[in-house]
Formats: sequence, C1' cells, structure tokens
RNA sequence: CGUUCAUCGAGAUCGGCGGAGGGACUGGCCCUUUGAUGCCGAGGCAACCACAGCGAACGCUGACGGUGCCAACUCCAGCGGGCUUGAUCCCGGGAGAUGAGCU
Repeated sequence: CGUUCAUCGAGAUCGGCGGAGGGACUGGCCCUUUGAUGCCGAGGCAACCACAGCGAACGCUGACGGUGCCAACUCCAGCGGGCUUGAUCCCGGGAGAUGAGCU
C1' cells in the first nucleotide's frame, strides 16, 4: 500500500513555542491575530487490543499498559432510493477516520 471485520448521534482542556492558515477531497458552511493548524508539556475522555475480577453464556466492571481521541453528528452534502414536494427528514451506498487481524 492492499484487504477483512467492528465502530463512528455520547464523552473529554489548559499552559509554553510559534505566527497564518485550518476543518481529508470538491461545493457549502464554519473556526481563526480575542492567535488557528502544528510541535512540546501536563491533564482528561473513551474502552478497540492486552490485562485483572465476576459470570454458564451474551456480556458487566476496572483502567497500570499499546493505540486513538479532546469545535461543530465523520460539521453538512456529494451516489441511489423513499417522502406530505416545504425546507427538511429517513434508508442504503460511496468516501474518510480509528482499532484489531491477514497478505
């Protein structure tokens, strides 16, 4: 890189450095000099893996470790269908993200 499975309506912030972009892509919309994105430190959330306890099992609880995450539903839409045709809303798919495995 590719591929399989699971999840994606909840949750969780300060400080330092630095100085203009950022939210994957496109469009929208939004965040941002009241300092974003990023890096570092500390803190926190969560419970995928590992671990421990309980349980017949599904699982439940815990949270030292491996990841992940801490604006907005994955910010919304993108393709197809349904719908009271009014904006929306609903379902599925695609794309993306994360984890665990496989090649």

The RNA shown here (SAM riboswitch aptamer (S box leader)) has 103 nucleotides and comes from Dokdonella immobilis.
NCBI's taxonomy places the organism under Bacteria, Pseudomonadati, Gammaproteobacteria, Lysobacterales, Dokdonella.
It was read from a public genome assembly, where an Rfam model found it.
It matches the Rfam family "SAM riboswitch aptamer (S box leader)". Rfam describes the family as follows. The SAM riboswitch is found upstream of a number of genes which code for proteins involved in methionine or cysteine biosynthesis in Gram-positive bacteria.